[in-house]
Context: one part of a larger RNA
RNA sequence: CGCAGGACGCUUGAGAGGAGCUGACCUUAGUAUGAGAGGACCGGGUUGGACCGACCUCUAGUGUUCCGGUUGUCACGUUAGUGGCAUCGCCGGGUAGCUAUGUCGGGACGGGAUAAGCGCUGAAAGUAUCUAAGCGCGAAGCCCCCCUCGAGAUGAGGCGUCCCUGAGCCGCAAGGCUCCUUAAGACCCCAUGUAGACCACAUGGUUGAUAGGCUGGAUGUGGACGCGCAGUAAUGCGUGGAGCUAACCAGUACUAAUCGGUCGUGAGG
Numbered sequence: 001c002g003c004a005g006g007a008c009g010c011u012u013g014a015g016a017g018g019a020g021c022u023g024a025c026c027u028u029a030g031u032a033u034g035a036g037a038g039g040a041c042c043g044g045g046u047u048g049g050a051c052c053g054a055c056c057u058c059u060a061g062u063g064u065u066c067c068g069g070u071u072g073u074c075a076c077g078u079u080a081g082u083g084g085c086a087u088c089g090c091c092g093g094g095u096a097g098c099u100a101u102g103u104c105g106g107g108a109c110g111g112g113a114u115a116a117g118c119g120c121u122g123a124a125a126g127u128a129u130c131u132a133a134g135c136g137c138g139a140a141g142c143c144c145c146c147c148u149c150g151a152g153a154u155g156a157g158g159c160g161u162c163c164c165u166g167a168g169c170c171g172c173a174a175g176g177c178u179c180c181u182u183a184a185g186a187c188c189c190c191a192u193g194u195a196g197a198c199c200a201c202a203u204g205g206u207u208g209a210u211a212g213g214c215u216g217g218a219u220g221u222g223g224a225c226g227c228g229c230a231g232u233a234a235u236g237c238g239u240g241g242a243g244c245u246a247a248c249c250a251g252u253a254c255u256a257a258u259c260g261g262u263c264g265u266g267a268g269g
Stems, first nucleotide, its partner, number of pairs: 001152001005163007015149004021049007033038001051106005059100004066093005071086006110144003117137004164268001166179005180266001185263004189205005210256003213252005220244002226239005
C1' cells in the first nucleotide's frame, strides 16, 4: 500500500515445512516342519539404541547479586566488630534462571489409491487364460491421518461484536472547499517481562498489584552480634535451628506507571 467504510476478536485451510529409523528379549512353541541336527511364518507383550521436541519435580552443573570459613595487608583511633584490595584473594555450600549427564513425550494406529506380485469371473479362440469388458487383495513407498506455519490464497475467504446518521457552497458525477464535529479503536508516553539485537510481541497504567519497597512465606547457609558461664589462654557452652538470606511464592498502594498529546471521521463503487 492492497484486501471498495473503519475497528477489535475468533477462525476456514489453498499451499508450504517437519516427522517417517531400528535392535534384542519373552510368549505363541521346542509347536508347524525335519531321519536328526536344527527350527519358523502369523499373532501378542516387554525393554533398548540412535534421532527429534518440550521441561527443570528428581539427579548433576553453573550460579562474580545469597550464606559461611580462612590468609596477607590497609582503613574505620585501639580491643571487639566490620569494610576495601589481592583471579569472585583462596576455599566449602547454594535460590531463581539457563542447562544435560536428568525427566517426560514422539515415529504409531487407522483409512484411501497403487507397485511388483497373487487372485475371481471371463471371452476374443465352445477348451484354456488374472484382462480384452468387469471385480478383489497387495509395500518401510504415494495421498490422508499427527505436529508447525499459513487469506499478499491480489482467487486477498468466513463468523461474532463495536463505531460513525451535521450545515453551506461548487461540480453532470466521482468528488472538492469552508465551518462544525473527532466515534469505535489505535498509537505516542510511562511501569515492566512470559518477549527481545533494534523493532516487534506480551502484561499493566490509579476503576491499578506492572516494577520497586515493605510484611509474611519458601529456599540456602549453618549456629550471628552482644551478654553470661567455664578455661591462664587458644577456645568451648548457653541465650538460640541463631543471624543473615539474590533472581522464587503471596499479600499490601508506601514510591513510580501523573497530567496529557497524536492519528483515526460524519453511513461507505

The part of an RNA shown here (large-subunit ribosomal RNA, domain VI) has 269 nucleotides and comes from a metagenome.
The RNAcentral record of the full RNA draws on SILVA.
Model confidence (mean pLDDT): 90 of 100.
It matches the Rfam family "Bacterial large subunit ribosomal RNA".